The RNA shown here (c-di-AMP riboswitch aptamer (ydaO/yuaA leader)) has 152 nucleotides and comes from Candidatus Blastococcus massiliensis AP3.
RNA sequence: GUCCGGGCGCCGCCGAACUCGGACGUAUGAACCGUCCGGGACCGGGGACCCACCGUAGUUCCGGGGUGAAUUCUGCGAGCCGACGGCCGCAGAUAGGGCGUCUUCCAGCCCGAAUCCGUCAGCUAACUCGGUAGGCGGCCGCUGGAAGACAG
Numbered sequence: 001g002u003c004c005g006g007g008c009g010c011c012g013c014c015g016a017a018c019u020c021g022g023a024c025g026u027a028u029g030a031a032c033c034g035u036c037c038g039g040g041a042c043c044g045g046g047g048a049c050c051c052a053c054c055g056u057a058g059u060u061c062c063g064g065g066g067u068g069a070a071u072u073c074u075g076c077g078a079g080c081c082g083a084c085g086g087c088c089g090c091a092g093a094u095a096g097g098g099c100g101u102c103u104u105c106c107a108g109c110c111c112g113a114a115u116c117c118g119u120c121a122g123c124u125a126a127c128u129c130g131g132u133a134g135g136c137g138g139c140c141g142c143u144g145g146a147a148g149a150c151a152g
Base pairs, nucleotide, nucleotide: 009139010138011137012136013135014134018040019039020038021037022036023035024034025033041132042131043130044129045128046127051122063120064117065116066115067114072093073092074091075090076089077088079087080086081085096111097110098109099108101149102148103147104146105145106144107143
């Protein structure tokens, strides 16, 4: 000098998942760590009137619902389920969503998951029950352009 990895700090991204005050604790040392208490803020569920749904008969089946952008379709498979059909895997597409103050338009690059309730829930005032996680990037104007707005 270069490369790789780790820790701390700071600045950001997805997401509701942030912030303030006090007390105590730990330590040589706490604005920063931990615990407890009290505020503010944000998010989700349940829950009236009204409204919506609610016709009859038969057959079949994998009941139904929530959070979330994450829904739907097509093709392939010598796989799974007893069939209908569906499940699973792969590929392609797609409703929809994200990309550093905000909005709209254009382009570019990505995501298009997962999980919870447990036979039960439309909306919903009062009321009521919960959440404030997790994952990632950078050391810098952070994908780019146009118009407008705002802030410094």
The coordinates come from a structure-prediction model, not an experiment, and the mean pLDDT is 76.